[in-house]
RNA sequence: AAGCGUUCUCAGGGCGGGGUGAAAGUCCCCACCGGCGGUAUCCGUCCUUGCGGCGGGAGCCCGCGAGCGCUUCGGCCCGCCACCCGGCAGGCCGAAGGUCAGCAGACCGGGUGCGAUGCCAGGGCCGACGGUCACAGUCCGGAUGAAAGAGAGCGUGC
Numbered sequence: 001a002a003g004c005g006u007u008c009u010c011a012g013g014g015c016g017g018g019g020u021g022a023a024a025g026u027c028c029c030c031a032c033c034g035g036c037g038g039u040a041u042c043c044g045u046c047c048u049u050g051c052g053g054c055g056g057g058a059g060c061c062c063g064c065g066a067g068c069g070c071u072u073c074g075g076c077c078c079g080c081c082a083c084c085c086g087g088c089a090g091g092c093c094g095a096a097g098g099u100c101a102g103c104a105g106a107c108c109g110g111g112u113g114c115g116a117u118g119c120c121a122g123g124g125c126c127g128a129c130g131g132u133c134a135c136a137g138u139c140c141g142g143a144u145g146a147a148a149g150a151g152a153g154c155g156u157g158c
Stems, first nucleotide, its partner, number of pairs: 003156008016030004031138002033127002035064004042056005047050001059125002067103002069100001070097008079088003107123002110120002129141003
């Protein structure tokens, strides 16, 4: 030093204009936004000038996250069966698990090049759940939450 342990801090952006309508930030036309790690032919910088170091660099390439779902446990409610004990199915609430059935999205052709779904230029596409006078990536809500991870301190470690 790596690694490991522990504590703390941080960790998401976006509806502006017009149309229709009783009503739309939800529909239609135009607009706007892009979490985290990896990858790198691009950019910057440094030097010992080399397939060199360091920093940055993908919404749609590989993976991850929250959310929905699922499973388990507990409580309550309702129904059916049963004389009772109890059993089965469903609903609501809470807790735990954290990928476990499952959802969890989306890119092409051209150029350059040894090499590109990443660079250049062009065209295209995607976006949890619940709510709503009307269908939501952009409004409100769970959320002053959780978390991929990032950083710092302390300990350990030759």